Model confidence (mean pLDDT): 82 of 100. Predicted 3D model of a 72-nucleotide RNA (transfer RNA) from Clostridiales bacterium DTU073. The sequence was found in a public genome assembly. Rfam family: tRNA. Its family is annotated with triplet codon-amino acid adaptor activity in the Gene Ontology. The source organism's lineage runs through Bacteria, Bacillati, Bacillota, Clostridia and Eubacteriales.
């Protein structure tokens, strides 16, 4: 120095260019004699950072952080 993969909710991970979701955790009810287990609501996202394409970008174009692996 070059390539190749990754970056999204507290944490693991989705998400064909057209409302950004799920389980887990978190709070509340419900059921239970009481927890726990199960059930049912809700909160909670600047989608690594700056630009560009488009009517519309997580998503496609470039740049540069920052993890992981390779080459030399």
């Nucleotide at each position: 120095u070059c390539c190749u993969c990754g970056a999204u909710a507290g944490c693991u991970c989705a998400a064909u260019g057209g409302u950004a979701g799920a389980g887990c955790a978190u709070g509340c009810g419900g059921c239970u004699g009481u927890u726990a287990a199960c059930c049912g609501c809700a909160g909670g996202g600047u989608u690594g950072u700056a630009g560009g394409u488009u009517c519309g970008a997580g998503u496609c174009c470039u740049a540069c952080u920052c993890g992981a692996g390779g080459a030399g």